[in-house]
RNA sequence: GAAGUACGUGGGAUGGCCGCGCCCGUGAGGGUGAGGAAAGUCCGGGCUUCAUCGGGCAGGGUGCAGGAUAACGUCCUGUCGGGGCAACUCGAAGGAAAGUGCCACAGAAACAUACCGCGGGGCGAAGCCCCGCAAGGGUGAAAUCGUGAGGUAAGAGCUCACGGAGCCGCGCGGUGACGCGCGCUCGGGUAAACCCCACCUGAAGCAAGACGCUCGCUCCUCGCGAGAGGCGGACGGCCCGUCCGAGCCGAGCAAGGUCGCACCGAGGUGCGCGGUGACGCGUACCCCAGAGAGAUGGCCAUCGCUUGCGACUCAGGUCGCAAGCACAGAAUCCGGCUUACAAGCGUACUUCGCGC
Numbered sequence: 001g002a003a004g005u006a007c008g009u010g011g012g013a014u015g016g017c018c019g020c021g022c023c024c025g026u027g028a029g030g031g032u033g034a035g036g037a038a039a040g041u042c043c044g045g046g047c048u049u050c051a052u053c054g055g056g057c058a059g060g061g062u063g064c065a066g067g068a069u070a071a072c073g074u075c076c077u078g079u080c081g082g083g084g085c086a087a088c089u090c091g092a093a094g095g096a097a098a099g100u101g102c103c104a105c106a107g108a109a110a111c112a113u114a115c116c117g118c119g120g121g122g123c124g125a126a127g128c129c130c131c132g133c134a135a136g137g138g139u140g141a142a143a144u145c146g147u148g149a150g151g152u153a154a155g156a157g158c159u160c161a162c163g164g165a166g167c168c169g170c171g172c173g174g175u176g177a178c179g180c181g182c183g184c185u186c187g188g189g190u191a192a193a194c195c196c197c198a199c200c201u202g203a204a205g206c207a208a209g210a211c212g213c214u215c216g217c218u219c220c221u222c223g224c225g226a227g228a229g230g231c232g233g234a235c236g237g238c239c240c241g242u243c244c245g246a247g248c249c250g251a252g253c254a255a256g257g258u259c260g261c262a263c264c265g266a267g268g269u270g271c272g273c274g275g276u277g278a279c280g281c282g283u284a285c286c287c288c289a290g291a292g293a294g295a296u297g298g299c300c301a302u303c304g305c306u307u308g309c310g311a312c313u314c315a316g317g318u319c320g321c322a323a324g325c326a327c328a329g330a331a332u333c334c335g336g337c338u339u340a341c342a343a344g345c346g347u348a349c350u351u352c353g354c355g356c
Stems, first nucleotide, its partner, number of pairs: 001352009012303007020033005035327001039338002042336005047205004054240004059201005064078005079093001080091004094196002099194002101190003115137002117133007145163006164186003168183006209259003212253005217247001219230004231245004267286008304325009
């Protein structure tokens, strides 16, 4: 210098005028006011309510290992497999020798088989029949481990050498996924088909929900009693079961207010320590939008960046004019994922070339 890989940053600035929400203030006035994704609402939590959240079934989810975390389908570090010379990247990555199903077309045959073929035998034999084989041909996305040699009537992991794969066994290494070696074996695929295995899982959600007033109902039988039985009611998809009958009951009114809710949090920033890392611990400082038709805006000026045109200049460049400056906008709050995003800027690494 070229080509690339992984990331980060950035998200216009200042001033004036007119406005808006919230907070403080008697008032004048002062303070404060969107994002990296506030988005999609796809996961996971906090929180709230729902039979005293008890059990079972059904259902749903996840799926290499170890770790991180409040938790996760997220993240980190590894393993295995695919891609790349590499940096790096991608993976819906348990089980098909539990069982069932399916495998279009073609093909003899898609899980049990023989069309052409090869070999042996029989037959009044062109050919037909019986038996053996699975090499070669052919079909297919896929056809029973590949190549070579031996072997044989012809053949075949039948045997051997090299290589490949695998349910498994042993040894060694590793926390483990797994790796290496030896043995054994060599009969498809599909589990984003049913299914099996392991683990997780109650439901609905801030319009969750909490805080009111009035009225009504409060059962029957047995028993001395404790209680038992019935009846009625409540009860998340089902069952077991549970609860109530002065109470965890029903109806009506109110449609508004306060809280939840925005000051304290799985909070932010800096520094130190531990860890390969995700992250954790300690410490100092900070308090940082908030309504309930839903504020966070509009205009102007100057500057900045980019592009186009024109002028000047040897050139670098300067000046003028015009246009553009993204995606998008909080609504219960956090952690993620995914998606969108105009310029501009930066870091680390890889490969190649050149120079010293």